[in-house]
The RNA shown here (SAM riboswitch aptamer (S box leader)) has 104 nucleotides and comes from Desulfovibrio psychrotolerans.
RNA sequence: UACUCAUGACGAGGACGCGAGGGAAAGGCCCUUUGACCGUCCGGCAACCUGCCCUGUGGGCAAGGUGCCAAAGCCGACCCGCGCGUUGCGCGGAUCCAUGAGGC
Numbered sequence: 001u002a003c004u005c006a007u008g009a010c011g012a013g014g015a016c017g018c019g020a021g022g023g024a025a026a027g028g029c030c031c032u033u034u035g036a037c038c039g040u041c042c043g044g045c046a047a048c049c050u051g052c053c054c055u056g057u058g059g060g061c062a063a064g065g066u067g068c069c070a071a072a073g074c075c076g077a078c079c080c081g082c083g084c085g086u087u088g089c090g091c092g093g094a095u096c097c098a099u100g101a102g103g104c
Stems, first nucleotide, its partner, number of pairs: 001103001003102006013042005021031003027075002043069003047066003050062005073096001079093006
């Protein structure tokens, strides 16, 4: 780095510090001085790597390496398909985003 693959409707909290924005994206809707976001410490979860086990295209356990711990990736624009009660709504897909492993 976005080249390849995989996962993303489950799951996971406190203390201290800082001090105004944050949730990627138009637009919504939320969180936030009752201190969000972010950082540190402790704790936890279990997507990938790792280790062990099994009835082995998978499943279980562990938590060492990353990661993660508001809301479905909060919904979602733009694009495609299907359906409907059709200037919209619903479902699906792709794209995009995030994380991991590999590659460069």